[in-house]
RNA sequence: GACGAACGCUGGCGGCGUGCCUUAGGCAUGCAAGUAGAACGAUCUAAAUUCGUUUGGAAAGUUGCGAACGGCUGAGUAACACGUAAGAAUCUACCCCUUGGUGCGGAAUAGCCCAUCGAAAGAUGGAGUAAUACCACAUAAGAUCCACGGAUGAAAGGAUGUAACUAUCCGCCGAGGGAGGAGCUUGCGGCCCAUCAGCUUGUUGGUAGGGUAAAGGCCUACCAAGGCUUUGACGGGUAGGGGGCGUGAGAGCGUGUUCCCCCAGAAUGGCACUGAGACACGGGCCAUACACCUACGGGUGGCAGCAACCGGGAAUUGUACACAAUGGACGAAAGUCUGAUGUCGCGACGCCGCGUGAAGGAUGAAGGCCCUUGGGUCGUAAACUUCUUUUGGCUAAAUGGAGACAUUUGGCAGAAUAAGCACCCGCUAACUACGUGCCAGCAGCUGCGGUGAUACGUAGGGUGCAAGCGUUGUCCGGAGUUAUUGGGCGUAAGAGUUCGUAGGCGUUUUUCUAAGUUGUUUUUCAAAUACCAGGGCUUAACUUUGGGAAGGGGAACAAUACUGGGAAAAUUGAAGAGUGUAGGGGCUGUCGGAACUUACUAUGUAGGGGUGAAAUCCGUUGAUAUGGUAAGGAACGCCGAGGGCGAAGGCAGAUAGCUGGGAGUUAUUUGACGCUGAGGGACGAAAGCUAGGGUAGCGAAAGGGAUUAGAGACCCCUGUAGUCCUAGCCGUAAACGAUGCUCGCUAGCCGUGUCCUUUUGGAUGCGUUCCGUAAGCUAACGCGUGAAGCGAGCCGCCUGGGGAGUACGAUCGCAAGAUUAAAACUCAAAGAAAUUGACGGGGACCUGCACAACCAGUGGAGCAUGUGGUUUAAUUCGAGACGAACCGAAGAACCUUACCUGGACUUGACAUGCUACUUUUAAUGCCUUUUCAGAAAUGAAAAGGAACUCUGAUUAAUUUCAGAACAUCGGUGACAGGUGUUGCAUGGCUAUCGUCAGCUCGUGCCGUGGGGUGUUCCCUUCAGUGGGGUAACGAGCGCAACCCCUACCAUAUGUUGAAUUGUUCAUAUGGGACUACUCGCCUUAGGCGAGAGGAAGCGGGGACGACGUUAAGUCCGCAUGGCCCUUAUGUCCAGGGCGACACACAUGCUACAAUGGAGUCGACAAUGGGUUGCCAAGCAGUAAUGCGGAGCUAAUCCCAUCAAACGACUUCUCAGUGGGGAUUGAGGGCUGCAACUCGCCCUCAUGAACGUGGAAUUGGUAGUAAUCGCGGAUCAGCCAAGCCGCGGUGAAUACGUUCUCAGGUCUUGUACACUCCGCCCGUCAAGUGAGUGAAGUUGGGGGCACCCGAAUCCCGCAGUAGCGGGAGAAGGUGAAUCUAGCGACAGGGACU
Repeated sequence: GACGAACGCUGGCGGCGUGCCUUAGGCAUGCAAGUAGAACGAUCUAAAUUCGUUUGGAAAGUUGCGAACGGCUGAGUAACACGUAAGAAUCUACCCCUUGGUGCGGAAUAGCCCAUCGAAAGAUGGAGUAAUACCACAUAAGAUCCACGGAUGAAAGGAUGUAACUAUCCGCCGAGGGAGGAGCUUGCGGCCCAUCAGCUUGUUGGUAGGGUAAAGGCCUACCAAGGCUUUGACGGGUAGGGGGCGUGAGAGCGUGUUCCCCCAGAAUGGCACUGAGACACGGGCCAUACACCUACGGGUGGCAGCAACCGGGAAUUGUACACAAUGGACGAAAGUCUGAUGUCGCGACGCCGCGUGAAGGAUGAAGGCCCUUGGGUCGUAAACUUCUUUUGGCUAAAUGGAGACAUUUGGCAGAAUAAGCACCCGCUAACUACGUGCCAGCAGCUGCGGUGAUACGUAGGGUGCAAGCGUUGUCCGGAGUUAUUGGGCGUAAGAGUUCGUAGGCGUUUUUCUAAGUUGUUUUUCAAAUACCAGGGCUUAACUUUGGGAAGGGGAACAAUACUGGGAAAAUUGAAGAGUGUAGGGGCUGUCGGAACUUACUAUGUAGGGGUGAAAUCCGUUGAUAUGGUAAGGAACGCCGAGGGCGAAGGCAGAUAGCUGGGAGUUAUUUGACGCUGAGGGACGAAAGCUAGGGUAGCGAAAGGGAUUAGAGACCCCUGUAGUCCUAGCCGUAAACGAUGCUCGCUAGCCGUGUCCUUUUGGAUGCGUUCCGUAAGCUAACGCGUGAAGCGAGCCGCCUGGGGAGUACGAUCGCAAGAUUAAAACUCAAAGAAAUUGACGGGGACCUGCACAACCAGUGGAGCAUGUGGUUUAAUUCGAGACGAACCGAAGAACCUUACCUGGACUUGACAUGCUACUUUUAAUGCCUUUUCAGAAAUGAAAAGGAACUCUGAUUAAUUUCAGAACAUCGGUGACAGGUGUUGCAUGGCUAUCGUCAGCUCGUGCCGUGGGGUGUUCCCUUCAGUGGGGUAACGAGCGCAACCCCUACCAUAUGUUGAAUUGUUCAUAUGGGACUACUCGCCUUAGGCGAGAGGAAGCGGGGACGACGUUAAGUCCGCAUGGCCCUUAUGUCCAGGGCGACACACAUGCUACAAUGGAGUCGACAAUGGGUUGCCAAGCAGUAAUGCGGAGCUAAUCCCAUCAAACGACUUCUCAGUGGGGAUUGAGGGCUGCAACUCGCCCUCAUGAACGUGGAAUUGGUAGUAAUCGCGGAUCAGCCAAGCCGCGGUGAAUACGUUCUCAGGUCUUGUACACUCCGCCCGUCAAGUGAGUGAAGUUGGGGGCACCCGAAUCCCGCAGUAGCGGGAGAAGGUGAAUCUAGCGACAGGGACU
């Protein structure tokens, strides 16, 4: 785009078309084929009548013509059925033309009448009758037959008119011709299956006969053995064919509704009759099935005609009107008949046309929707004003028409009677809100939906089409996705190789021909359709007139370049001959050495063998090892190579014989003999099979030992088939260059061989690697004279993945199996090449307390703290590998507090605004105090005290007055409030890889592109640090440096530091180090190593964290979108909880003791903090602490004698001990409204586990670890043994980078990309649907044989009554065959 459509929603009018695609299922009822009285007789009837008849009408019958047309349907048919082009052996009623006739007789019969039988349908008998019905005679131009003499064979009258004949008209008979129609034959054309390859006996042909309108095996007899077929016979499936129709640029592909032509059919099967024509839709006979009537004896019927009905189905109309028109039958005509046809009706089924109003109209109304709250949009849309009247309504007339009704022209009223459907993520024109929350749903493909959905549903808005719009189905297109036009085969696709049949294609020259080819002329391809130009309906659809091309078929003529055919030549293709030549080419025989194994023998003694390590195994009956002898089988080291040969598979010791092929050369022979090659033949690794040999080594199966979770494996010890030979099968491989064969053309370089040449060189082969375009091709990779380039010829093969190289069938095979080769079903991918990452029990290089080395720990105990779990009214919440767990929390008794229980409040504890009231000077408000109720919040009451902003006027004055504001209480309702939810809506901040050295950009260059280059490479560095090289040149963020602390020095200053001075010390400002100097090494550079000097040779530490990763963490720090609560999820109060406790984990403290504990005495710091504070001296107390109050806003005073480890002396003596201090009892102290849940400290008493900690695991490379104490923040106090700082004492070790972990760079593989915690394979369990096999079972098709045998036809006999024989449909029986359904069970495959 289209449709004979259907379904959903909707629906105003008209015109023209169109309407059972399914059950060729069944059909009630009515109609669809009759007509002629001018062929005939008789009857009935009406009117008239001159009563003789006349005129008209009607049913039946005889007769003629028609009924073979028209109408319907598409079952069958793959066929001369159709289309087209030809042909000869034919017929033809009615019609036309021509010609010749039409004479004279006869016998019957229906109807009617009578009778009989029957329920009916109908039948029978008797009497009698007419014709254009039937028969005979005569005639015979022409016709037919012929023996050429002859013979045969026809007719019908009627009407008008007349007094009658003549006449006219319609008929009849013989014959010739025509037109139209029909039958027959042939060439060519148009479906699928080869998993249908051979078919055929009237079959193919001939002779004779029969038969027909007619040729013919059409039929019969005889004779011959033919005929068809890979150019697809035969068989199976499907199907009416064509003109045309749809689509497409075309070529094509699909289709055959309506209209036209042809064919076929008429319930199913068979048969003939009549006739010009039928084997006959509305005729006949027979059989069968079905249906109806019946008196049960017997009869009747055929809608695939028009309507109608039932059924089927997603689905297809009225039991209408008329013969007026067109056409047909009959008739002399009038006319009759006509469900053909013309009309009307029903259906938006299709095409076409018209309408649902037009112009003006901005307050941009109301309302809806959205909103950033400003507004926007529906929207000039509406309202409103003016106007018009198609369609529809009412009404009048005219015309047409058989009518129904239609058409036309007027009039009236009235914007009145008339808009929907689909879509709005992309493709694809058109976007917002709400609802929902992987639900409900959508979906043509990708896909959408898990709380901000332009994708679901609704609304508003928009887009498209419009009386329709969508959906479904089918066809074409897009699809160059079957490729003739117009594709491919290295990676989907080249057969394993070769020979060769048919076929296809084929060198040069001349000549003939003219099949292909080209041209001209002519004929045909019905009409309609299509195209062009006109005409008619108001237009269009529709219809009509005229015209013409292209193309197909036939015929004639012409041309001859090319192809073909005939003839004659040629030599370059091809083949042959001579000649020398290289070679693991093939077959057969003979011979050889090394190694191996076995046997014997000798020497010799305890092991050998084997492995990652072992064991099984061999060995004292003497192994292994070593020497000698013998036997056996298989394979051939070095040469040996990217080298040689062969068609491929493949071929290797030497030698002899037989034999195939190659290239060169001579230019000697033939003269296109060629190339390819469907079928076909031959060869064809390994494994395997059959028979017979052989068997050293190796070695499937098998046994044993190991390994392992297991080990049906890898490893080891044995070992059978096999490997070898002979004869025969098999016929496959990643049979690979994943690249068919042949020929020509398109730069080269290199190696090697042969031949020629004096040389430069030339000719011709072969091979392999590279460059690589000088080109070209390719998706890229790559190929590139051995093409995957440019061309030619021929063959084979491919057409998404899976199912599947499978099933069934067939062929081959001894078998294994091979070859050929589907479908159902299922998925939306499968795949190729390349890119960037990531990953690897891949590679190279490098780094790090990563390992190693060393030190001290953790993991075991007790306690502290955090977490999980459990419990609870609540045990608030968050954090979860590293990167959660002394984390948020630098401090939970109340508060904090977010949790629970109970009690209160509701514009609120807090903010802004509005309103009313009160006071204008102090109260009802604020502050303080007190009383009462209550647990408190809160409520009620009383006393006292303090506080004034602005404006105007005024006053000596802030003195007074007026107004406003503030404030308070009350109200209202905007709002407040939320530690409620979403860290996966966010900002900000943070952790982490990682202080790792990386991450990028501009321009240029390369690539179709993704991307690459730069950033790779070499040296070097802590470092993408620096240098060299380089299609790159530069730049940015990172690194380093700049900043702070500290180590050395100088200068200045000097308080509270030093009694004073100097040194310390403190503060401030500068200097100093830059690999600078020397030597050596590598390689220029640059760096490394050593040394000197120096306080220091990258000096130590901190802050500083690239692009990014983890939807990492945080909505409970803060901010913030959406959602949620609003007498509560908000606010206040009291009490409780966050502190629970069978248990598990994490981080710490204290220990387990003698390097120690206890006692006494004695030394040495630094950082810090202090007025709500630090607190001295002194006094009291065993002590915590109390009293006290000096000093200090701090280099001044205090914490703080500043300290402990340390040193000296004494004691303890290896023990659960004087180690260890948990736990518990008693008594005190301090803070604080308040220490019960739930604080800290002191004293006395008590005195638990614990004796160095399993697997595992952490920190540390120097002022570090270890050890020792001190200070601070938070803070009333403190659960701090935590955190952040400070100093004291002060080690050990590092061979080194194999391994573990983490990281960086380059490279490689990849089927990974939510990136190896990836992806993914197979079995098993369960479910679903579709194939396959299957004992069998149920149908269907076409044949075969036999039985029976209707109608009908043929033959014979005949007495023409009939009898006999043959053919013959349906039916029955039987054995096979093909095909389809079902099928227990079985096996595989698909999806979940």